This is a predicted structure of a 73-nucleotide RNA (transfer RNA) from endosymbiont GvMRE of Glomus versiforme. Lineage of the source: Bacteria > Bacillati > Mycoplasmatota > Mollicutes > Mycoplasmatales. The sequence is in RNAcentral, with records from Rfam.
[in-house]
């Protein structure tokens, strides 16, 4: 110094141009139980790593940055 991959709720991931961005797992409240765990049912919780560009329209494709992992040399 080049070249590939990854980055979305607290964590692990789904979603690959189009109406509402989802699950699971935690966190909270409630039922159920003698209690606690297991179970069931409800809630909050993300302007999709930053900027910009194309697009009627971008978590999505294009650039450049930044973190991350791995290859080369």
């Nucleotide at each position: 110094g080049c070249c590939c991959g990854c980055u979305u709720g607290g964590c692990u991931c789904a979603g690959c141009g189009g109406u509402u961005a989802g699950a699971g797992u935690g966190u909270c409240c409630g039922g159920c139980u003698g209690u606690u765990a297991a179970c069931c049912g409800g809630a909050a919780g993300g302007u999709c790593g930053g900027a910009g560009g194309u697009u009627c329209g971008a978590a999505u494709c294009c650039u450049c940055c930044a973190g991350u992992g791995g290859g080369c040399g």